[in-house]
RNA sequence: GGGCGCGUAGCUCAGUUGGGAGAGCGCGGCGUUCGCAACGCUGAGGUCGAGGGUUCGAAUCCCUUCGCGUCCACCA
Numbered sequence: 001g002g003g004c005g006c007g008u009a010g011c012u013c014a015g016u017u018g019g020g021a022g023a024g025c026g027c028g029g030c031g032u033u034c035g036c037a038a039c040g041c042u043g044a045g046g047u048c049g050a051g052g053g054u055u056c057g058a059a060u061c062c063c064u065u066c067g068c069g070u071c072c073a074c075c076a
Stems, first nucleotide, its partner, number of pairs: 001072007010025004019056001027043005049065005
């Protein structure tokens, strides 16, 4: 330098006909308990890596770009 894959909540990830942003764990509150854990109920938490474009509408399609992983090539 080239190919491919990945980037979504604090963590691990789902979301593939373009229209509701979600799960588990974690965290806060309440219930239960003498108290803790476990369990039940409930809540907060996200510019979907960044910028631009297409579209009535983009996590999803297109372009550019950043980071990580992997394979290949190049160099001394």

Transfer RNA from a Terriglobia bacterium, 76 nucleotides, folded computationally. RNAcentral holds the sequence, with entries from ENA and MGnify. The prediction has a mean pLDDT of 82. Its Rfam family is "tRNA". By type it is a transfer RNA. The same sequence occurs in records of 6 taxa.